RNA sequence: CCGGACACUGCGCUGAGUCCGAGGCCGCUCGCGGUCGCGGAGCCGGGGAACCACUCAAUCUGGGGUGAAUCCCGCACGAGGCGUGACCUCGCCAGCCCUACCGGGUUGAGGGGGGAACGAGGAGUGCGGGUAGGGCAUGUCGUGCCCGAAUCCGUCAGCUCACCCGGUAGGCGUACGACACCGAAGGG
Numbered sequence: 001c002c003g004g005a006c007a008c009u010g011c012g013c014u015g016a017g018u019c020c021g022a023g024g025c026c027g028c029u030c031g032c033g034g035u036c037g038c039g040g041a042g043c044c045g046g047g048g049a050a051c052c053a054c055u056c057a058a059u060c061u062g063g064g065g066u067g068a069a070u071c072c073c074g075c076a077c078g079a080g081g082c083g084u085g086a087c088c089u090c091g092c093c094a095g096c097c098c099u100a101c102c103g104g105g106u107u108g109a110g111g112g113g114g115g116a117a118c119g120a121g122g123a124g125u126g127c128g129g130g131u132a133g134g135g136c137a138u139g140u141c142g143u144g145c146c147c148g149a150a151u152c153c154g155u156c157a158g159c160u161c162a163c164c165c166g167g168u169a170g171g172c173g174u175a176c177g178a179c180a181c182c183g184a185a186g187g188g
Base pairs, nucleotide, nucleotide: 001187002186011173012172013171014170018041019040020039021038023036024035025034026033027032028031042168043167044166045165046164047163052158062156063153064152065151066150071130072129073128074127075126076125077124082119083118084117087114088113089112090111093108094107095106096105097104098103133147134146135145136144138180139179140178141177142176143175
């Protein structure tokens, strides 16, 4: 330089979610494996100055973080609060009437409390359809497919050196085509 194979669960993908050490426990094929917490390294995330940025205020519908996981539309249901409010009830004021007095009755206007029902609006919930965004196994592109969740802080967070805090899980075996990249045996 040519060549262009076997690949693959003892492997590989997503993801920060890996590695190392000394231990406890469990298992067995008996020197390995699993698991638990601890320590260290790495990785990820959050808080946090100056400078810079932003700044009328604001739960008006708070705000913010992790994460690809946001936003919009349709249908159904719809709490609290709000308005109206038949009716019930309690004072005050004014007029009239009864009464010897205390007081009582009645009418009117206005007010307080309760209140069936109705109305607007509506946090939110369920279902459905899209969508920012993410994934499809070396990379890019095209087509196609899948996901588009969940959760935390607790009224508080712009960025951010030092510094401080937390996490290091979970889920999987993943399409087709084109062009590149890598590349074993063997050969020159």